[in-house]
Molecule: transfer RNA
Organism: Oligoflexia bacterium
């Protein structure tokens, strides 16, 4: 340099053929429980969906570009 794949919560990821409030587990905070913790149970906070533009009534999802990471080839 070329091709392909990936980028969604602090971490690991799901999210189908574009559709209604963007989710799970772990972690974090509070409560219950306990002599105190751990475990368990309940509740909660936390997101410019990498960035920018386009298409569309509607975009995490489709298209173009950029950035970053990985693999292969040269």
């Nucleotide at each position: 340099g070329u091709g392909c794949c990936c980028g969604u919560a602090g971490c690991u990821c799901a999210g189908c053929u574009g559709g209604a409030u963007a989710g799970a587990g772990c972690g974090c905070g509070a409560g219950c429980c306990u002599c105190c913790g751990a475990a368990g149970c309940u509740c909660g906070a936390g997101g410019u969906c990498a960035c920018a533009g386009g298409u569309u009534c509607g975009a995490a999802u489709c298209c173009c570009g950029u950035c970053g990471g990985g693999c292969a080839c040269g």